[in-house]
RNA sequence: GAUUGUGUAGCUCAGCUGGAUAGAGCGUCCGCCUCCUAAGCGGAAGGCCAGCGGUUCGAAUCCGCUCACGAUCACCA
Numbered sequence: 001g002a003u004u005g006u007g008u009a010g011c012u013c014a015g016c017u018g019g020a021u022a023g024a025g026c027g028u029c030c031g032c033c034u035c036c037u038a039a040g041c042g043g044a045a046g047g048c049c050a051g052c053g054g055u056u057c058g059a060a061u062c063c064g065c066u067c068a069c070g071a072u073c074a075c076c077a
Base pairs, nucleotide, nucleotide: 001073002072003071004070005069006068007067010026011025012024013023019057028044029043030042031041032040050066051065052064053063054062
């Protein structure tokens, strides 16, 4: 440099052929329980869906560019 994949909550991930307020587990916080802790039970917070632009009545999802990371190939004293 070329091709390709990934980017969604603090972490690991789901989100099917665009459709209404984007979810799960773990973790965090609060409460219950317990002599205490853990476990268990109930609840809550936490997201500009990597960024910008475009298509569309409507975009996490489709298109273009950019950024980050990984893989393969190429180049290189």
The RNA shown here (transfer RNA) has 77 nucleotides and comes from an uncultured Eubacteriales bacterium. The sequence was found in a public genome assembly. The coordinates come from a structure-prediction model, not an experiment, and the mean pLDDT is 80. Rfam family: tRNA. Gene Ontology term of the family: triplet codon-amino acid adaptor activity.